[in-house]
RNA sequence: CUUUCAUCCAGAGCAGCUGAGGGACUGGCCCUAUGACGCUGCGGCAACCCCCAUACGGGAAGGUGCCAAUUCCAGCGGAUUUUAUCCGGCAGAUGAACA
Numbered sequence: 001c002u003u004u005c006a007u008c009c010a011g012a013g014c015a016g017c018u019g020a021g022g023g024a025c026u027g028g029c030c031c032u033a034u035g036a037c038g039c040u041g042c043g044g045c046a047a048c049c050c051c052c053a054u055a056c057g058g059g060a061a062g063g064u065g066c067c068a069a070u071u072c073c074a075g076c077g078g079a080u081u082u083u084a085u086c087c088g089g090c091a092g093a094u095g096a097a098c099a
Stems, first nucleotide, its partner, number of pairs: 003097006013042005021031003025075004043067003047064003050059003071091001076088005
């Protein structure tokens, strides 16, 4: 990186360095010199694997992952209805498996 499957309304931040962007894309909206993004250290969460167990429960030793906002909202189609709600899909992310 490809394919398949599952999940995405829960949860969880401080310090140091650096210094202007960031939230995948587009639009909106938002975060940001009261320091974003990134890196490092420590801490935490518990989605998947895993462990205990057999429970819809618990754990955090290990492999990933994650720690603003529902995947921040919408994007395409439909239903209800009246401009909001719901359903499905696309896209994206994460994990597991396979090659």

The RNA shown here (SAM riboswitch aptamer (S box leader)) has 99 nucleotides and comes from Megasphaera paucivorans. NCBI's taxonomy places the organism under Bacteria, Bacillota, Negativicutes, Veillonellales, Megasphaera. Model confidence (mean pLDDT): 80 of 100.